[in-house]
Molecule: transfer RNA
Organism: uncultured Clostridia bacterium
RNA sequence: GUACGCGUAGCUCAGCUGGAUAGAGCGUCUGACUACGGAUCAGAAGGUCGCGUGUUCGAAUCAUGUCGCGUACG
Numbered sequence: 001g002u003a004c005g006c007g008u009a010g011c012u013c014a015g016c017u018g019g020a021u022a023g024a025g026c027g028u029c030u031g032a033c034u035a036c037g038g039a040u041c042a043g044a045a046g047g048u049c050g051c052g053u054g055u056u057c058g059a060a061u062c063a064u065g066u067c068g069c070g071u072a073c074g
Base pairs, nucleotide, nucleotide: 001073002072003071004070005069006068007067010026011025012024013023019057028044029043030042031041032040050066051065052064053063054062
């Protein structure tokens, strides 16, 4: 340099045949329980879906540019 893949919550990931409130587990916080802690139970917070532009009534999902990481080839 070329081709392909990945980028979604603090971490690991699902969702990518467009449908409209973006989810799970772990973690964090609060409460219950306990002498305290752990475990368990209930609840909560936390996201510009890497970034920009476009298509569409509607985009995490499609197109395109760009950034980062990885793989293969040169």